[in-house]
RNA sequence: GGCCCUGUAGUCCAACGGCUAAGACACGUCCUUGACGUGGAUGAAACCCAGGUUCAACUCCUGGCAGGGCCA
Numbered sequence: 001g002g003c004c005c006u007g008u009a010g011u012c013c014a015a016c017g018g019c020u021a022a023g024a025c026a027c028g029u030c031c032u033u034g035a036c037g038u039g040g041a042u043g044a045a046a047c048c049c050a051g052g053u054u055c056a057a058c059u060c061c062u063g064g065c066a067g068g069g070c071c072a
Base pairs, nucleotide, nucleotide: 001071002070003069004068005067006066007065010025011024012023018055027043028042029041030040031039048064049063050062051061052060
């Protein structure tokens, strides 16, 4: 330098173009316990950036940025 893949809560991982963005772990509060833990209830927290297409974009297209792989 060329090609390909990936980018979503603190971490991991989902989401036929039709959102109030799901789940697990972790975290907060409450209950339970003599206490911790376990268990139960409940809550906060995320779409890498910028354009474009569309009635509507996490999703499609383009260009960036970051990470990984292959080739040279």
Molecule: transfer RNA
Organism: Candidatus Pacearchaeota archaeon